Description:
This is a predicted structure of a 73-nucleotide RNA (transfer RNA) from a Gaiellaceae bacterium. The sequence is in RNAcentral, with records from ENA. Rfam family: tRNA. Rfam classes the family as a transfer RNA.
C1' cells in the first nucleotide's frame, strides 16, 4: 500500500430500520450488621468515534475521515 473486521455507559457486550438505546460487572444511596463483606432494593451514568447522504424514521443502510485489530507483500 491492498483486503477484511471492530468503534454503543468507567469496563465487557446486546440491540439485524420504528418498542424510552438495554444487560452484567463497577459506582452512589438505602436495607441488613456491633462495624464491614455478601445478599436484597433503588438510582445515577450514553449527543451510539466525527462529518455528510438515503429514509416518514438510522446505533443499524451508503460515502469520506479518525482510531484499534487481523491478513497479505
Nucleotide at each position: 500500500g491492498c483486503u477484511c473486521c471492530c468503534g454503543u455507559a468507567g469496563c465487557u457486550c446486546a440491540a439485524a430500520g420504528g418498542c424510552c438505546a438495554g444487560a452484567g460487572c463497577g459506582c452512589a444511596c438505602g436495607u441488613c450488621u456491633c462495624c464491614g463483606a455478601a445478599g436484597c432494593g433503588u438510582g445515577a451514568g450514553g449527543c451510539u468515534g466525527g462529518c455528510g447522504g438515503u429514509u416518514c424514521g438510522a446505533a443499524u443502510c451508503c460515502g469520506c475521515c479518525c482510531g484499534g485489530g487481523a491478513g497479505u507483500a